Transfer RNA from a Hyphomicrobiales bacterium, 72 nucleotides, folded computationally. Model confidence (mean pLDDT): 83 of 100. The sequence was found in a public genome assembly. Rfam family: tRNA. The family's RNA type in Rfam is transfer RNA. From the family's description: Transfer RNA (tRNA) molecules are approximately 80 nucleotides in length. NCBI's taxonomy places the organism under Bacteria, Pseudomonadati, Pseudomonadota, Alphaproteobacteria, Hyphomicrobiales.
[in-house]
RNA sequence: GGGCGAUUAGCUCAGCGGGAGAGCACACCCUUCACACGGGUGGGGUCGUAGGUUCAAUCCCUACAUCGCCCA
Repeated sequence: GGGCGAUUAGCUCAGCGGGAGAGCACACCCUUCACACGGGUGGGGUCGUAGGUUCAAUCCCUACAUCGCCCA
């Protein structure tokens, strides 16, 4: 220098055009003499950044950034 992949909640990840979600973690409630386990409720997100397409973008396109792999 070229090619490919990833980037979504504190962490691990799903979602691939129209409602932003799960598990774990966190807070509270129930349960217990108490803790743990278990059950329930809740808080938490500029969907990496900027533009474009579209009535509508986490999702499609382009550039950039970071990380990883391959080739030279």